Annotation:
A computed fold for a 78-nucleotide RNA from a Chloroflexota bacterium, annotated as c-di-GMP-I riboswitch aptamer.
C1' cells in the first nucleotide's frame, strides 16, 4: 500500500416516554430524554408487519431501530 475481525481512540446516532407541528390514519418533523446500536448512515429492490380506501377490488401508502441484499463511511493490531 490493499483487504480485514476484533479491542482502543476520535466520536456519531437516539428506543420508549413527554412537548409542540404536519397527516384521515400507520406514521413523520423539531426540541427534550436516553434503551441500544460496529454503520441504529443512505435508500422502499425483495420478503414482513402496519394504515387508508374498496368490497364488482389486488389499488395508495408508513416502517431502515423487523429481515435480506445494495452503496457510502471513522480507527485499525495479531
Nucleotide at each position: 500500500c490493499c483487504c480485514a475481525c476484533a479491542a482502543a481512540g476520535a466520536g456519531g446516532c437516539a428506543c420508549a416516554c413527554c412537548c409542540g407541528c404536519c397527516g384521515c390514519g400507520a406514521g413523520g418533523c423539531g426540541g427534550g430524554g436516553c434503551c441500544g446500536c460496529a454503520a441504529a448512515g443512505c435508500a422502499a429492490c425483495g420478503g414482513g408487519a402496519c394504515u387508508c380506501g374498496c368490497a364488482u377490488g389486488g389499488g395508495a401508502g408508513u416502517c431502515g431501530g423487523c429481515c435480506g441484499g445494495g452503496c457510502u463511511g471513522c480507527c485499525g493490531a495479531a
Its Rfam family is "c-di-GMP-I riboswitch aptamer". From the family's description: GEMM was predicted in a large-scale screen for bacterial structured RNA regulatory elements. Lineage of the source: Bacteria > Bacillati > Chloroflexota.